The RNA shown here (transfer RNA) has 74 nucleotides and comes from an Armatimonadota bacterium. The source organism's lineage runs through Bacteria, Bacillati and Armatimonadota. The coordinates come from a structure-prediction model, not an experiment, and the mean pLDDT is 81.
RNA sequence: GGGCGAGUAGCUCAGCGGCCCAGAGCGCCUCGCUUACACCGAGGAGGCCGUAGGUUCAAAUCCUACCUCGCCCA
Numbered sequence: 001g002g003g004c005g006a007g008u009a010g011c012u013c014a015g016c017g018g019c020c021c022a023g024a025g026c027g028c029c030u031c032g033c034u035u036a037c038a039c040c041g042a043g044g045a046g047g048c049c050g051u052a053g054g055u056u057c058a059a060a061u062c063c064u065a066c067c068u069c070g071c072c073c074a
Base pairs, nucleotide, nucleotide: 001073002072003071004070005069006068007067010026011025012024013023018057028044029043030042031041032040050066051065052064053063054062
C1' cells in the first nucleotide's frame, strides 16, 4: 500500500429501512426474603447506535469518506 471483518448500555451480543422516541443476558441501584450474606422474587437507572456527509416521506439498518481494532496479501 491492497483486500476482508468488526465498532449498538459498564461487559458480551441481538436488531439489517417504518411494528423502535433501540432490546436481551451478565453487572449496577432500591425494596422484599434472611440474624447476616448469597440465592430467589419485584421494581428501577443506564446507549441515540465510531465520526461526518449523502439517498429516502422515513436510516442503527442503504451509499461515500474518514477514525479505531482484528485477520490476510504484498
A source record names the gene trnV. It matches the Rfam family "tRNA". Rfam's curators write: Transfer RNA (tRNA) molecules are approximately 80 nucleotides in length. The family's RNA type in Rfam is transfer RNA.